[in-house]
RNA sequence: UAUUGAAGUUGCCACACUUGUUGAGAAGCAGGUUCGGAAAGCCAUGGGUCUUGUUAAAUAGUACACUCGUACUGUAGAGAUCGCCAGGUUACACAA
Numbered sequence: 001u002a003u004u005g006a007a008g009u010u011g012c013c014a015c016a017c018u019u020g021u022u023g024a025g026a027a028g029c030a031g032g033u034u035c036g037g038a039a040a041g042c043c044a045u046g047g048g049u050c051u052u053g054u055u056a057a058a059u060a061g062u063a064c065a066c067u068c069g070u071a072c073u074g075u076a077g078a079g080a081u082c083g084c085c086a087g088g089u090u091a092c093a094c095a096a
Base pairs, nucleotide, nucleotide: 003096004095005094008092012037013036017032018031019030020029021028022027035083041089042088043087045086046085047084048081049080050079051078052077058075059074060073061072062071063070064069
């Protein structure tokens, strides 16, 4: 220096739930809490999953209405998720 190991000495993070707050929403942030995690550090690059208001942006179909409007479904766009998977990148101690 590289790889592997194990909840891994000391430590670190913080699921669900809950309080406040932001948002159309998925969800995010802060506090409590601690299911778990050796990258459960960071990055939205490729997939997966989720949301979707028209004061961010289209389009197709169906139904109602006749107000070029309402509702639903799909595609697409936009967004979320790194504690879904892969990838990139950085990193502590011990042992081999």